[in-house]
RNA sequence: GUUUCGUUAGCUCAGCCGGUUCAGAGCGCUUGCUUCACACGCAAGAGGUCCGCGGUUCGAAUCCGCGACGAAACA
Numbered sequence: 001g002u003u004u005c006g007u008u009a010g011c012u013c014a015g016c017c018g019g020u021u022c023a024g025a026g027c028g029c030u031u032g033c034u035u036c037a038c039a040c041g042c043a044a045g046a047g048g049u050c051c052g053c054g055g056u057u058c059g060a061a062u063c064c065g066c067g068a069c070g071a072a073a074c075a
Base pairs, nucleotide, nucleotide: 001074002073003072004071005070006069007068010027011026012025013024019058029045030044031043032042033041051067052066053065054064055063
């Protein structure tokens, strides 16, 4: 330098072919119950403008282009 893959909650990840009820799971965190207390367990909750910009579309986390960052392969 070229090609491919990835970027979604604090962490690890799912989200299939664009759709109204779709932004979710586990862990973690907060509060309550339980306990003498802690842990475990149970219940509830907070936390995201989906890497950025632009485009396509009635409608984009999802499709397209460019850029950023990370990984692999080739040179």

This is a predicted structure of a 75-nucleotide RNA (transfer RNA) from a Bacteroidaceae bacterium. RNAcentral holds the sequence, with entries from ENA and MGnify. The coordinates come from a structure-prediction model, not an experiment, and the mean pLDDT is 80. The source organism's lineage runs through Bacteria, Pseudomonadati, Bacteroidota, Bacteroidia and Bacteroidaceae. RNAcentral records the identical sequence in 3 taxa. It matches the Rfam family "tRNA". Its family is annotated with triplet codon-amino acid adaptor activity in the Gene Ontology.